[in-house]
RNA sequence: CUUAUCAAGAGCGGCAGAGGGACCGGCCCAACGAAGCCCGGCAACCGACUUGGCCAUUUCUGGCCCGGCACGGUGCCAAAUCCGGCAGUCACUGGAAGUGGCUGAAAGAUGAG
Numbered sequence: 001c002u003u004a005u006c007a008a009g010a011g012c013g014g015c016a017g018a019g020g021g022a023c024c025g026g027c028c029c030a031a032c033g034a035a036g037c038c039c040g041g042c043a044a045c046c047g048a049c050u051u052g053g054c055c056a057u058u059u060c061u062g063g064c065c066c067g068g069c070a071c072g073g074u075g076c077c078a079a080a081u082c083c084g085g086c087a088g089u090c091a092c093u094g095g096a097a098g099u100g101g102c103u104g105a106a107a108g109a110u111g112a113g
Stems, first nucleotide, its partner, number of pairs: 001113006011039001013038003019029003023085004040077003045073003049068002052065005081107001086104007
């Protein structure tokens, strides 16, 4: 940089001791114990294996599709990516400001390339 996904799911454990939720604004979580580490768990993106189907190949075998599995590589385990942050549109309105609803972007996270 490209692409897919982001409203589901996951401990009443051990060590540790003050912070954490990306950033900004909110609003939250935390000594009834934050971060981090270990164990445990969730999920199924990639690989491996595999039921069934289809295709190619003389054969060996290979490819694709719907599933399964959870062995390997990641990831994840408060709240929707906690909410908003920019734009459009609708309502409260006759016009604005503001607030709210919807849609889309941006930013971010994770996988694969």

The RNA shown here (SAM riboswitch aptamer (S box leader)) has 113 nucleotides and comes from a marine eukaryotic metagenome. Its mean pLDDT, the model's own confidence on a scale to 100, is 86.